The RNA shown here (Bacterial RNase P class A) has 367 nucleotides and comes from Aliiroseovarius sp.
The coordinates come from a structure-prediction model, not an experiment, and the mean pLDDT is 76.
The gene name in the source record is rnpB.
Lineage of the source: Bacteria > Pseudomonadota > Rhodobacterales > Paracoccaceae > Aliiroseovarius.
RNAcentral holds the sequence, with entries from ENA.
It matches the Rfam family "Bacterial RNase P class A". The family's RNA type in Rfam is ribozyme. Gene Ontology terms of the family: tRNA processing, ribonuclease P activity and dimeric ribonuclease P complex.
The model forms 93% of the base pairs in the Rfam consensus.

């Protein structure tokens, strides 16, 4: 220098002048004299993701002794962290890189139940196509037994390399490696490393059921409280109380409409205002403990709160970067990704122009 790998960081700047949302003054005007209106003065106004809404909380409200069992649902190597989490650190063990480092639903297949296509003889109490070996005679494209080392098929072929052994062969026997099973050390533990023994016995798939451990009530700020304004004028039905209105010529009784009261139903109006809600598992910074995630100590800041919902425009000057001219100095043009609160917090995932910082790695080349 060229090439990777991690881990953090910024996310246009500075000023004018208009405009917007909130908040504290109460200077100043108005007249309806108020917790009002309007002006002015200060302060403060998006993100690293406000996103997705996918996991953990906190608040709230509904149910609800405690506990247990069952059932549904999640989690899933091992220690820590943390309010918790399915995050996060720091290890293991496996795959990947030459390497920095990555990446991994990563408990149990010896409780059971299921599958395992195509191919292939055979896919789990194996199994005989092609081959190898022996024996018979009828000498063939034969039969009859051994065999599973070697070809074939497969993702996967019932340990694997070699020596012996055998008709041919095979854990048949042996050394080594795999694998169970005890034992020792080393670690808190996952597991690491050795010894020893057994004789091959135990394929794979739990992202199929299951089992083992652990966790887990439901709904959500449109939670939730208050205050305010409505509950006018109507329909229906059923009851009660009256025996007064009206009809049915008149009177009595009795029907039938109304009006009176109660309840229930339909339908109609009401769709505002505070609170919740901005001091919190808060942010800088130092210092201490820890590898680290994070913890504790001082100090030191107040940091949007809208509700059709502000955070916004324009003009200068600079400006990363681009893009044209030029032999150079320098000239000219462009000029900033994604995206954007709504109760609030921890996290994960998903988008992102261009850049800055800091630590490792391979490789060449120079001293």
């Nucleotide at each position: 220098g060229c090439g990777g790998a991690u881990g953090g960081c910024c996310g246009g700047a500075u000023g004018g002048c208009c405009g917007c949302g909130g908040g504290c003054g109460u200077c100043c005007g108005g007249c309806u004299g108020g917790u009002c209106c309007g002006g002015g003065g200060c302060c403060c106004g998006a993100g690293g993701a406000a996103a997705g809404u996918c996991c953990g909380g906190a608040c709230u409200c509904c149910a609800c002794a405690a506990g247990g069992c069952a059932a549904c649902g999640g989690u899933g190597c091992c220690g820590g962290g943390u309010a918790a989490c399915g995050c996060c650190c720091g290890g293991c063990c496996g795959g990947g890189g030459c390497a920095a480092c990555c990446c991994g639903a990563g408990g149990g297949a010896a409780a059971g139940c299921g599958c395992c296509a195509c191919a292939g003889a055979g896919a789990a109490c194996a199994g005989a196509c092609c081959g190898c070996u022996u024996c018979g005679c009828a000498u063939g494209c034969c039969g009859a037994a051994g065999c599973a080392a070697g070809g074939g098929u497969g993702a996967a072929a019932c340990g694997g390399u070699g020596c012996g052994g055998c008709a041919a062969g095979a854990g048949c026997g042996c050394a080594c490696c795999g694998c169970g099973c005890c034992c020792c050390u080393g670690g808190c533990a996952a597991c690491a490393g050795g010894g020893g023994u057994g004789g091959c016995a135990c394929g794979g798939c739990a992202a199929g059921c299951c089992c083992c451990a652990c966790c887990g009530g439901g709904a959500g700020c449109a939670a939730u409280g208050c205050c305010a304004a409505a509950u006018a004028g109507g329909g229906g039905c059923u009851g009660c109380a009256a025996a007064u209105g009206g009809g049915u010529g008149c009177c009595u009784u009795g029907c039938c409409c109304g009006c009176g009261c109660a309840g229930c139903c339909c339908g109609g109006g009401u769709u505002g205002g505070c609170a919740g809600c901005a001091c919190g598992a808060g942010g800088c910074g130092c210092c201490u403990g820890g590898c680290g995630a994070c913890a504790g100590g001082c100090g030191u800041c107040c940091c949007a709160g809208a509700u059709g919902a502000a955070u916004g425009g324009u003009c200068a000057u600079c400006g990363a970067g681009g893009g044209g001219g030029g032999a150079a100095a320098c000239c000219c043009c462009u000029g900033g990704a994604c995206a954007a609160a709504a109760u609030c917090c921890g996290g994960c995932u998903u988008a992102c122009a261009g850049g800055c910082c800091a630590u490792c790695c391979g490789c060449g080349c120079a001293g």